The part of an RNA shown here (small-subunit ribosomal RNA, 3' major domain) has 474 nucleotides and comes from an uncultured bacterium. Its Rfam family is "Bacterial small subunit ribosomal RNA". Gene Ontology terms of the family: structural constituent of ribosome and ribosome.
[in-house]
Context: one part of a larger RNA
């Protein structure tokens, strides 16, 4: 100078508290340990690994195992030779591959050549998800959106260092004021970016419909218009402690009230200082060293990554009547679509088929939103709960659903009746609770990342437990 104390003083923070829902029990989806396996490929490992890399393992992916093949290679540059190549038949073969037959004879140039590709050969070379993230670049997580971490001159000090940045106030904040041997400045803090709540102008189709008219079971459905109004998307305006009133040191502010869609950062995002963890990535990538070259490289086929005495994580779905069923009846937002999303219709109980309009989409479609709200049934029970497993038969996508897919019908109906000890998670359009969308994606979703609808309770307070910050002391 820091770091550290079952020192101290002040001060935040879903940290306690107060509340509301969960997680631990139960069944299934998942990831992980562990076994166990020819292989179960390989990283992640307290908070910061464990629905994590993986925005999607039937092949493929795929790195692993088992067998069959190749050795200038699946890919690149370069030299030589020959020829179009590609397709397309038939044998062997699980394919890789090999052999036989057919057909073609590229492109630039007048030649010479050159070029492209597709086979032979030679060797410089290729190639490696092979080791080291404790050789490293990049890039992330974390502490932490915490309020800090530094410089320059001056000054103090033999020095190391201090002072600044400490001290009174105040702030979400090293925010700002006041004093002060310091007096500036830097990189954070805020603001300046998108977005969301309010108006105003411009613009008026695909959007919307104040007025007329016309039609229909219904519907801006259609004319005539028309941009008022919803909207949509460019531009502005608007909030600044601006104004009153306490109060504060006459200050910074702070607490109350106006006007106001909006009030004291207005709500949310993006933005993460100096550093810390030899934190994590050599398998996204690139990159030194090392190792490997008839193999650790490459092809192909199964097979695995999906295994199961058990253990732990993270989600679904529930133990029911604020529920379940069965039929009617309403209201979103944001996406997404041409190798796609597919309407009417028609056929099946149904998953689906069939059909074909429309759509490059504010204009078709996916599209039915669901809880909600109305009749009716159950009547408290392992039940009209609950939905695991299981047989049966189907549907679809794909060469191919036996390892190992997703849904549907029908039968079957397991545990389970609120979960121990201990855990989480949230302060408001939030929690809880309701469904729709979408990236990956042939097909797969309880997962991840958006949308929106219904919509609470509680916060006395900081003594305690967990993290920080700022003086101080040992």
């Nucleotide at each position: 100078u820091g770091a550290c104390g079952g020192g101290g003083g002040c001060c935040c923070g879903c940290a306690c508290a107060a509340g509301c829902g969960g997680u631990g029990g139960a069944g299934c989806a998942u990831g992980u340990g562990g076994u166990u396996c020819a292989a179960u490929u390989c990283g992640a490992u307290g908070c910061a690994a464990c629905g994590c890399g993986a925005a999607g393992a039937a092949c493929c992916u795929u790195a692993c195992c088992u067998g069959g093949g190749u050795u200038u290679g699946a890919c690149a540059u370069c030299c030589c030779c020959a020829g179009a190549c590609c397709g397309c038949c038939c044998c062997a073969g699980a394919a890789a591959u090999g052999g036989g037959g057919u057909u073609u004879c590229c492109c630039c140039g007048c030649a010479a050549g050159g070029g492209g590709c597709u086979g032979g050969g030679a060797g410089a070379c290729a190639g490696g998800u092979g080791c080291u993230g404790c050789a490293u670049g990049g890039c992330u997580g974390u502490c932490g959106u915490c309020a800090g971490c530094u410089c320059g001159u001056g000054c103090c000090g033999u020095g190391a260092g201090g002072u600044g940045u400490u001290g009174g106030g105040u702030u979400a904040a090293g925010u700002c004021c006041c004093g002060c041997a310091a007096c500036g400045a830097g990189c954070g803090c805020a603001a300046c970016c998108c977005u969301u709540a309010c108006c105003c102008u411009u613009a008026g189709u695909u959007g919307c419909c104040c007025c007329c008219a016309g039609g229909u079971g219904a519907u801006g459905c259609u004319g005539u218009g028309g941009c008022a109004c919803u909207c949509c998307a460019a531009g502005g305006g608007a909030a600044c402690u601006g104004c009153c009133c306490g109060u504060g040191u006459u200050a910074a502010g702070c607490g109350g009230g106006a006007g106001g869609a909006a009030g004291g950062u207005g709500g949310g995002g993006a933005c993460g200082a100096c550093g810390u963890c030899a934190a994590g990535u050599c398998a996204u990538c690139a990159u030194g060293g090392c190792c490997u070259u008839g193999a650790u490289a490459u092809c192909c086929a199964g097979g695995g990554c999906u295994a199961c005495a058990c253990a732990c994580g993270u989600g679904c779905u529930a133990c029911a009547a604020u529920g379940g069923a069965u039929g009617g009846u309403a209201c979103a937002a944001a996406u997404c679509g041409u190798g796609g999303c597919c309407a009417a219709u028609g056929c099946g109980u149904g998953a689906g088929c069939a059909g074909g309009a429309g759509c490059u989409a504010a204009u078709c479609g996916c599209a039915a939103a669901a809880a909600a709200c109305c009749a009716u049934c159950c009547u408290c029970a392992g039940u009209u709960c609950g939905g695991a497993u299981c047989g049966a038969a189907g549907u679809c996508u794909g060469c191919a659903a036996c390892u190992c897919g997703a849904c549907u019908u029908u039968g079957u109906g397991a545990a389970g009746c609120u979960g121990g000890a201990a855990u989480c998670g949230c302060u408001a359009g939030u929690a809880a609770u309701c469904g729709c969308g979408g990236a990956u994606c042939a097909g797969c979703a309880u997962g991840c990342c958006g949308c929106g609808g219904u919509g609470a309770a509680u916060a006395c307070g900081u003594u305690c437990c967990c993290g920080g910050g700022c003086c101080u002391u040992g």
The coordinates come from a structure-prediction model, not an experiment, and the mean pLDDT is 85.